[in-house]
RNA sequence: AAUAGAGGCGCGGCAGACAAGAGUAGCGCGCGGGAGCCCCUGCCGGGGCGGUGAACGCGGGCGAAAGGGGAAGCCGCCGAAAUGCGAAAGCACCGGCAGGGCGAUCGCGUUGGGCAAGAGGAGAACAUCCGCUUGACUGUCAUGGUUCAAGGCCAUGGAGCGCUAUU
Repeated sequence: AAUAGAGGCGCGGCAGACAAGAGUAGCGCGCGGGAGCCCCUGCCGGGGCGGUGAACGCGGGCGAAAGGGGAAGCCGCCGAAAUGCGAAAGCACCGGCAGGGCGAUCGCGUUGGGCAAGAGGAGAACAUCCGCUUGACUGUCAUGGUUCAAGGCCAUGGAGCGCUAUU
């Protein structure tokens, strides 16, 4: 340097019965109300609705969807993957400027792995995800101890840019 492997509630993807979202948004009717409302945010412009009644409130009727989750199953794998920062072709928005959102992909950094608890963030959510702190557990190597030795066991510590095997 190349190839092949190991860690287990192992990682990720597809799909997905189903639950929730939610009796919510929205539509329509009645009453009150009485001039504004809508196109992500601000400004400018443009467009649409509105005294044939806007915003808003109350009552009844009908009544979704998306993101997120998700069993069985299938696929790709062991920096699997996640995440922070930066760049980013491009995407949506009526147009312009500015801001913000999504973003294939690339670069640098952090994290061995899963779990539990705590406070926090996202979320409709008690689901789930995210990072931080702490804790034991687990795999691996190093050091030390025990053992004649090996192995096993114990203690401490490091990190995957690691470890094991072969060439």